Predicted 3D model of a 350-nucleotide RNA (Bacterial RNase P class A) from a Dehalococcoidia bacterium. NCBI's taxonomy places the organism under Bacteria, Bacillati, Chloroflexota, Dehalococcoidia. The coordinates come from a structure-prediction model, not an experiment, and the mean pLDDT is 76. It matches the Rfam family "Bacterial RNase P class A". Rfam classes the family as a ribozyme.

RNA sequence: CAAGUAAACUGGGUGACCGCCCUGUAUUUGAUACAGGGAGGAAAGUCCGAGCUCCACCGAGCGAGGUGCUGGGUAACACCCAGGAGGGGUAACCCUACGGAAAGUGCCACAGAAACAUACCGCUCCUCGCGGAGUAAGGGUGAAAUGGUGAGGUAAGAGCUCACCAGCAAUCAGGUAACUGGUUGGCUGGGCAAACCCCACUUGGAGCAAGACCAAAUAGAAGGGUGUUUGAGGUGCUCGGCCGAUACCCUCGGGUUGGUCGCUUGACCUUGAUGGUAACAUCAGGGCUAGAUGGAUGGUCACCGCCCUGUUUCAGGGCACAGAACUCGGCUUAUAGGUUUACUUGCCCC
Numbered sequence: 001c002a003a004g005u006a007a008a009c010u011g012g013g014u015g016a017c018c019g020c021c022c023u024g025u026a027u028u029u030g031a032u033a034c035a036g037g038g039a040g041g042a043a044a045g046u047c048c049g050a051g052c053u054c055c056a057c058c059g060a061g062c063g064a065g066g067u068g069c070u071g072g073g074u075a076a077c078a079c080c081c082a083g084g085a086g087g088g089g090u091a092a093c094c095c096u097a098c099g100g101a102a103a104g105u106g107c108c109a110c111a112g113a114a115a116c117a118u119a120c121c122g123c124u125c126c127u128c129g130c131g132g133a134g135u136a137a138g139g140g141u142g143a144a145a146u147g148g149u150g151a152g153g154u155a156a157g158a159g160c161u162c163a164c165c166a167g168c169a170a171u172c173a174g175g176u177a178a179c180u181g182g183u184u185g186g187c188u189g190g191g192c193a194a195a196c197c198c199c200a201c202u203u204g205g206a207g208c209a210a211g212a213c214c215a216a217a218u219a220g221a222a223g224g225g226u227g228u229u230u231g232a233g234g235u236g237c238u239c240g241g242c243c244g245a246u247a248c249c250c251u252c253g254g255g256u257u258g259g260u261c262g263c264u265u266g267a268c269c270u271u272g273a274u275g276g277u278a279a280c281a282u283c284a285g286g287g288c289u290a291g292a293u294g295g296a297u298g299g300u301c302a303c304c305g306c307c308c309u310g311u312u313u314c315a316g317g318g319c320a321c322a323g324a325a326c327u328c329g330g331c332u333u334a335u336a337g338g339u340u341u342a343c344u345u346g347c348c349c350c
Base pairs, nucleotide, nucleotide: 001346002345003344004343005342006341007340008339009338010337012304013303014302015301016300017299018298020038021037022036023035024034025033026032027031040321044332045331047330048329049328050327051326052207053206054205055204057241058240059239060238061237062236064203065202066201067200068199069083070082071081072080073079084098085096086095087094088093099198100197104196105195106192107191108190117146120139121138122135123134124133125132126131147165148164149163150162151161152160166188168185169184170183171182172181173180174179211261212260213259214258220252222251223250224249225248226247233243234242268287269286270285271284272283273282274281275280305319306318307317308316309315310314
């Protein structure tokens, strides 16, 4: 210098004028004046996990769902950190729903003789053929064909025997573990669980339009069903405990369409120290950072910055993705341009 890998940050700036929302103070109850605050890294998708609220509360069984290598972190998770195994890359590094297929059931298109119990062509023997027996070397089909390569052996062959390799089992060593390495053994059992299923762990439902209160309004003797100790109903079903009656459910009809709280001090932000490889935790100091409800966060002008076009002391156009709605922790997706750090490979120079 070029090509890459991993990670972090930024996301136009300054000023003037006119507006919008919230809070505080004053005048005072009509509003006005002053001061302060006012979108994001994803506020998005609403995909996971929680807080909070209501369903009165609880136990057992069944059902249904979720997760799925190991250890740790966390309020929790399908997230994060560290490690293992497998795969990709020359490398830095990246990817993985990665438990069980000798518990059972099921499926394996087409082709092929055969997709899990079989022999089409072939090979060998019975002197040849027919027919029969043996075999699974070789050919052929397929995504996949009964361990692979080589040697011995044999009528021909074959883990039939041996060496190495793959796999399985036992055992020893290391490691918390996933697993790794060694030794020995007999020779070898197709794939799919993102098919049912089995195993381990785990899960109640609905959601801030939750829910609480104030005000306003009014037409239920309406119709139907169930029930009051022989118990309706009580958020998957069953059983049990418990609660439980001017009750509950359905249909039809009528009224209201205002306000307050919930609502932003929180598993919060930040600086330092300590522990830990890390995720993270603990302690000490400092800070307060939007709260609308038809929904504020905007517009105009000037100068500067960057990009594009024309043309040159200028002119014109443009400035990524996007926009809070109860609140957090994650994941995923979108994102013009710019900045920084560490590392890898190649080439050149000293």